[in-house]
RNA sequence: GCCCCUAUAGCUCAAAUGGAAGAGCACCAGCGUCCUAAGCUGGAGGUAGAGGUUCGAUUCCUCUUAGGGGCA
Numbered sequence: 001g002c003c004c005c006u007a008u009a010g011c012u013c014a015a016a017u018g019g020a021a022g023a024g025c026a027c028c029a030g031c032g033u034c035c036u037a038a039g040c041u042g043g044a045g046g047u048a049g050a051g052g053u054u055c056g057a058u059u060c061c062u063c064u065u066a067g068g069g070g071c072a
Base pairs, nucleotide, nucleotide: 001071002070003069004068005067006066007065010025011024012023013022019055027043028042029041030040031039048064049063050062051061052060
């Protein structure tokens, strides 16, 4: 330098073909307990960035960024 793959919640991962994002753990609140923990109930929180296509984009296209791999 060229090519390929990956990027979704604090972490690990889902989301056939474009119809608007969910789980487990963690966190917060409540119940519970003398207190803590377990357990139960509820809640908050996210699509790497910028454009494009589309009525509609996590999904398709382009560029950039970061990580991994291959060739030279």
RNAcentral holds the sequence, with entries from ENA. Transfer RNA from a Pseudomonadota bacterium, 72 nucleotides, folded computationally. Its Rfam family is "tRNA". By type it is a transfer RNA.